[in-house]
RNA sequence: CCGCCUCUAGCUCAACAGCAGAGCACUCGGCCGAUAACCGAGCGACGAAGGUGCGAUUCCUUCGAGGCGGA
Numbered sequence: 001c002c003g004c005c006u007c008u009a010g011c012u013c014a015a016c017a018g019c020a021g022a023g024c025a026c027u028c029g030g031c032c033g034a035u036a037a038c039c040g041a042g043c044g045a046c047g048a049a050g051g052u053g054c055g056a057u058u059c060c061u062u063c064g065a066g067g068c069g070g071a
Stems, first nucleotide, its partner, number of pairs: 001070007010024004018054001026042005047063005
């Protein structure tokens, strides 16, 4: 320098263009003599900016971050 892939919650991952979810973690409550486990509830995210479209996490463009390959 060229090409490709990835980016969603604190972490690991889902989500045919149509309500953003799960597990773990965290907080509160229940249970227990107490702790753990277990049960219930809560908190919390679409990398950034544009475009298309009735509607975008999803498609397109640019930028950013990370990774792989080639020269």

Model confidence (mean pLDDT): 85 of 100. Transfer RNA from a Deltaproteobacteria bacterium, 71 nucleotides, folded computationally. It matches the Rfam family "tRNA". The family's RNA type in Rfam is transfer RNA. Its family is annotated with triplet codon-amino acid adaptor activity in the Gene Ontology. From the family's description: Transfer RNA (tRNA) molecules are approximately 80 nucleotides in length. RNAcentral holds the sequence, with entries from ENA.